[in-house]
Transfer RNA from Actinobacteria bacterium casp-actino5, 89 nucleotides, folded computationally.
NCBI's taxonomy places the organism under Bacteria, Bacillati, Actinomycetota, Actinomycetes.
Rfam family: tRNA. Rfam's curators write: Transfer RNA (tRNA) molecules are approximately 80 nucleotides in length. Rfam classes the family as a transfer RNA.
RNA sequence: GCCCGGGUGGCGGAAUUGGCAGACGCGGGGGGCUUAAACCCCCCUGGCUCGUAAGAGCCGUGCGGGUUCAAGUCCCGCCCCGGGCACCA
Numbered sequence: 001g002c003c004c005g006g007g008u009g010g011c012g013g014a015a016u017u018g019g020c021a022g023a024c025g026c027g028g029g030g031g032g033c034u035u036a037a038a039c040c041c042c043c044c045u046g047g048c049u050c051g052u053a054a055g056a057g058c059c060g061u062g063c064g065g066g067u068u069c070a071a072g073u074c075c076c077g078c079c080c081c082g083g084g085c086a087c088c089a
Base pairs, nucleotide, nucleotide: 001085002084003083004082005081006080007079010026011025012024019069027045028044029043030042031041032040046059047058048057049056050055062078063077064076065075066074
C1' cells in the first nucleotide's frame, strides 16, 4: 500500500428489509426481608439542563459531511483496533 471485519452507557453486549437506540446480563443506587448481615425478592439506573418530586426538554452509536420524512444501519472522506496479502533493494 491492497483486501476483510470491527468502534454503541461505568463494563459485556443487542437492535428484522432504514422506523421508540442501548434489549438482556454485570456493576451501581433505593427499598423489602433479618436482632444485624449474607442469600433472596421488588423498583430505578446513557449524558446534560430545569424541577422538591412526578416529570419535561435537549444531546448522544469513533470523527466530519451527504442521502432520506426518518440513519447505529445506506453513500463519501478521515482516525483508531484486529486479521489476511503484498513490498521488504